SAM riboswitch aptamer (S box leader), 112 nucleotides, folded computationally.

[in-house]
């Protein structure tokens, strides 16, 4: 990069540099965050719990006191995230239709 899965609900910021934008996704509306300093880097820190540790009693599956998973914990180490979003809705799929989904982005784990 490329393909297969999950998830996209909450949560959680200072302080350097930066110096104008940001708030993922045809279009259009509008809202919003931002010079009291945006994107990007950086350094501490903090959130979560994908990967990971831990799993002694007890519980929950497997005919099961010794096994296996799973549930509970827990955060030491690998990601990753911490400023602000609606609303109409174009294609593609399935439906008579109202509407669903799937794609497309972004993490994360395997695989090549």
């Nucleotide at each position: 990069c490329u393909c297969u899965u999950a998830u996209u609900a909450a949560g959680a910021g200072u302080g350097g540099u930066g110096g104008a934008g940001a708030u993922g996704c045809a279009a259009a509306g509008g809202a919003u965050c931002u010079g009291u300093g945006a994107a990007g880097c950086c350094a501490c820190g903090g959130c979560a719990a994908c990967c990971c540790c831990u799993g002694a009693c007890a519980c929950c599956g497997g005919c099961a006191u010794a096994c296996c998973g799973g549930a509970u914990g827990g955060a030491a180490g690998g990601u990753g995230c911490c400023a602000a979003c609606c609303u109409u809705g174009a294609g593609c799929g399935a439906g008579u239709g109202a509407u669903c989904g799937a794609a497309c982005a972004a993490u994360g784990a395997g695989a090549g």

Rfam family: SAM riboswitch aptamer (S box leader). Rfam's curators write: The SAM riboswitch is found upstream of a number of genes which code for proteins involved in methionine or cysteine biosynthesis in Gram-positive bacteria.